[in-house]
């Protein structure tokens, strides 16, 4: 050089107008205001597939059934992830992939060719033997003993446990719409007193009218508020241990919490890619036009597993050439 192989990390920047959602502070016209200041999505924030944390529920014990896991060790809060070795298999390699525990505890299963295919003595040939037929050369038939072409992944030997089975080992249900406070009604409950011998009520008295409810207390819930809610198995960087996942130890930081659900929109410039037209032998350079990804939090985290325009950096291996 060229084809490839494996691990990191980016995933536009910058200004300006005009907005939305929270912190903070000021102002008052005290509110679902207004002002000023600072802060707002991802590497997968997606799929919710798996493992947890946290809540409410349910649970003497044992036992039978159901799901799930599946070399050995490690690592973790936890796992079906990951990490290190073995083992098998693809690759010249670098590496990748694994559903890798038992088939003398019992079933069950195998296409096509094959005579037979998981059930057994099954198709031909030879020898003995024993009866039948036929005058007769011979012909079948039954037992027993040996042989063999041929099929086919495979023929009393295996194979599959990504087919029931067994063994170890794990597993209560439900999910932040969880779940806890607070709480409207010209909605309703419960009580206790009062009321046709006429209450409340028109009405503040007396009189009149007028007809069934009315005070008082207590608690549940709906509509609506509020908590949960973001400091955390956290990010960053440095020493230390470990082969390595990973731990420890120091220090340093604060990094969306909306709840129908902000996190936008429009320009301008540069960057990046394509295309055109100029200019120049050329390297290239200047204009114009269009592109610029896959998605977007909703209670938190570890994992997988998909998607992804377009870059950048590191190790490594084949093969070629040159020295």
């Nucleotide at each position: 050089a060229a084809a490839g192989c494996c691990c990191g990390c980016c995933g536009g920047g910058c200004g300006a107008u005009c907005g939305c959602u929270g912190g903070c502070a000021g102002a008052c016209g005290c509110g679902u205001u207004c002002u000023g200041c600072g802060a707002g999505a991802g590497g997968a924030a997606c799929g919710u597939c798996c493992g947890g944390a946290c809540u409410c529920c349910a649970c003497a014990g044992a036992g039978c059934g159901g799901c799930g896991u599946a070399g050995c060790a490690g690592g973790u809060a936890a796992c079906g992830c990951c990490u290190g070795c073995c083992c098998a298999c693809c690759g010249u390699g670098a590496g990748g992939u694994g559903a890798g525990g038992a088939u003398c505890a019992g079933a069950g299963c195998a296409a096509c060719a094959g005579a037979g295919a998981c059930g057994a003595g099954u198709c031909g040939c030879c020898g003995c033997g024993c009866g039948g037929c036929g005058c007769g050369a011979g012909c079948g038939g039954c037992g027993c003993g040996g042989c063999g072409g041929g099929u086919g992944a495979a023929a009393c030997g295996g194979g599959c446990a990504a087919u029931c089975u067994c063994u170890a080992c794990g597993c209560g249900g439900a999910g932040c719409a969880a779940c806890a406070c607070c709480a409207a009604g010209u909605a309703g409950g419960c009580a206790g007193c009062c009321g046709g011998g006429g209450a409340u009520c028109c009405u503040g008295c007396u009189c009149g009218g007028g007809g069934a409810g009315g005070c008082u207390g207590c608690g549940g819930g709906u509509c609506g508020g509020u908590g949960g809610c973001u400091c955390g198995a956290g990010c960053c960087g440095g020493c230390g241990c470990g082969c390595g996942a990973g731990c420890g130890c120091c220090g340093g930081c604060c990094u969306a919490g909306a709840g129908g659900a902000a996190u936008g929109a429009u320009c301008g410039c540069c960057a990046c890619g394509g295309c055109g037209c100029c200019a120049g032998c050329g390297a290239u350079g200047g204009c114009g036009c269009c592109g610029c990804a896959c998605a977007g939090a909703a209670u938190c985290c570890g994992g997988c597993g998909u998607a992804c325009a377009g870059g950048c950096g590191g190790g490594c291996u084949u093969u070629g050439c040159a020295c």

This is a predicted structure of a 323-nucleotide RNA (Bacterial RNase P class A) from a Pseudomonadota bacterium. The source organism's lineage runs through Bacteria, Pseudomonadati and Pseudomonadota. Model confidence (mean pLDDT): 80 of 100. A source record names the gene rnpB. It matches the Rfam family "Bacterial RNase P class A". Rfam describes the family as follows. Ribonuclease P (RNase P) is a ubiquitous endoribonuclease, found in archaea, bacteria and eukarya as well as chloroplasts and mitochondria. The sequence is in RNAcentral, with records from ENA.